About this RNA:
A computed fold for a 350-nucleotide part of an RNA from an uncultured prokaryote, annotated as small-subunit ribosomal RNA, central domain. It matches the Rfam family "Bacterial small subunit ribosomal RNA". Rfam links the family to the GO terms structural constituent of ribosome and ribosome. The coordinates come from a structure-prediction model, not an experiment, and the mean pLDDT is 87. RNAcentral holds the full RNA, with entries from ENA.
[in-house]
Context: one part of a larger RNA
C1' cells in the first nucleotide's frame, strides 16, 4: 500500500463558509490523453519455471523453450473515463405571490416578586433546624399598610411545540436583518457534492480595562453535627453571576450517531403550508409537501437496540480508531496577559 472498523467495545472534529484536490446529471458530434488489442525493437549473461542430456544416481554441469508480467515506436477500437464543441432539463440556483417562528442585533417600555430606605400602626419575640445554635430585635424587629430606591429575572400562556449550522434562543413595542417551508408558473443551464489547510461562530467558568451590584453564591467567618468534619444542614458573606469593549476556545460542545444523495412495508400522534369533495360555516374527512415524536415489517447488530429523521440496500467525499496503564502526559512547535490550549511520543510495565 493491502485489511476491518467508527451509537454503547478503540474511534464522527462543538458548527459553519470555503481554498486545493477527490468525485459528478441527460442527449449528440469530434478526439485519442486514460483504456483494449496486433506488430516491430528491445527486455545481457547466469539464476528461477518446462523439457532433453552428463557424471553409477543427487547435488553439480550443460542443450533448448518458455518467462523477463516492463520501456519505446507503430498500426488500430472507441464502449467507458477525460478532453473539446453543441445542445437538454430530471440535481442546483434566480423571478413572483403567499405562510409560520423564544432565529439575530440594537432601542424603548411594563407587571409581579426579593432586597434595601423614609413613615404610620403595633408589641416581644423573629429567623432557622432532626433538634438547636450563631444571626436579628425594647436604639422598637418580625408582622401590616403607604411611599420611594436600585438590579436581575420575565409566572401563566407552555406544547417528546417553535426557530437556529452549532453553541443556543421565551414579558411586550419598535426599527434593522438571516434562514426556512408552500403554490403555481416563468427563467439559468450542471452553475453540483465534499472538503486537506484556511477562515469564522462557539454554553459556562476563568482573565484584561471600565461601570454596575436586587437575589443568589465558589472563597472565608462563624454555629452546629461528628472520634474528626477543612463536608453535607444553619447564620452570614467576598470574587462571580449582570452590562460595554477585548481575550480564552473549553464541555457528557450528546441523537455519545460527519455533511450530501438515491432506494426500501406499514398503521398512529403533533407544528407549518397547499388541493379536494361535503357541510350554513366551524369541526371532522381524504390527499399532498416540508419538520417533529412514540411504534413496527423486511433487513442489519455481540447483544440492547436501529427500523424513510436507519445503526437497512449503495456509490462519490472528508475526519478518526489499531491492547490496559505511562498520557491526552514529557519534550519542542504554534497560539493566550495568564489560566491554559492545539499538536503529540517513548523508556518502563501488565
Nucleotide at each position: 500500500c493491502u485489511g476491518g472498523g467508527c451509537g454503547u467495545a478503540a474511534a464522527g472534529c462543538g458548527c459553519g463558509c470555503g481554498u486545493a484536490g477527490g468525485c459528478g446529471g441527460c442527449u449528440u458530434g469530434a478526439u485519442a490523453a486514460g483504456u483494449c488489442g496486433g506488430a516491430u525493437g528491445u527486455g545481457a549473461a547466469a539464476g528461477c519455471c518446462c523439457u532433453g542430456g552428463g557424471c553409477u544416481c543427487a547435488a553439480c554441469c550443460u542443450g533448448g523453450g518458455a518467462a523477463c508480467u516492463g520501456c519505446a515506436u507503430u498500426c488500430g477500437a472507441a464502449a467507458c473515463u477525460g478532453u473539446c464543441a453543441a445542445g437538454c432539463u430530471a440535481g442546483a440556483g434566480u423571478a413572483u405571490g403567499g405562510u409560520a417562528g423564544a432565529g439575530g442585533a440594537a432601542a424603548g417600555u411594563g407587571g409581579a416578586a426579593u432586597u434595601c430606605c423614609c413613615g404610620g400602626u403595633g408589641u416581644a419575640g423573629c429567623g432557622g433546624u432532626g433538634a438547636a445554635a450563631u444571626g436579628c430585635g425594647u436604639a422598637g424587629a418580625g408582622a401590616u399598610c403607604g411611599g420611594g430606591a436600585g438590579g436581575a429575572a420575565c409566572a401563566u400562556c407552555a406544547g417528546u411545540g417553535g426557530c437556529g449550522a452549532a453553541g443556543g434562543c421565551g414579558g411586550c413595542u419598535u426599527u434593522c436583518u438571516g434562514g426556512a417551508c408552500c403554490a403555481a408558473u416563468a427563467c439559468u443551464g450542471a452553475c453540483g457534492c465534499u472538503g486537506a489547510g484556511g477562515c469564522g461562530c462557539g454554553a459556562a467558568a476563568g482573565c484584561g480595562u471600565g461601570g454596575g451590584g436586587a437575589g443568589c453564591a465558589a472563597a472565608c467567618a462563624g454555629g452546629a453535627u461528628u472520634a474528626g468534619a477543612u463536608a453535607c444542614c444553619c447564620u452570614g458573606g467576598u470574587a462571580g453571576u449582570c452590562c460595554a469593549c477585548g481575550c480564552c476556545g473549553u464541555a457528557a460542545a450528546c441523537g455519545a450517531u460527519g455533511a450530501g444523495a438515491a432506494c426500501u412495508a406499514g398503521a398512529u400522534g403533533u407544528u407549518g403550508g397547499g388541493g379536494g369533495g361535503c357541510u350554513u360555516a366551524g369541526u371532522a374527512c381524504c390527499u399532498u409537501u416540508a419538520g417533529u415524536g412514540g411504534u413496527g415489517c423486511a433487513g442489519c447488530u455481540a447483544a440492547c437496540g436501529c427500523a424513510a429523521u436507519a445503526a437497512g440496500u449503495u456509490g462519490a467525499c472528508c475526519g478518526c480508531c489499531u491492547g490496559g496503564g505511562g498520557a491526552g502526559u514529557a519534550c519542542g512547535g504554534c497560539c493566550g496577559c495568564a489560566a491554559g490550549g492545539c499538536u503529540a511520543a517513548a523508556a518502563c510495565u501488565c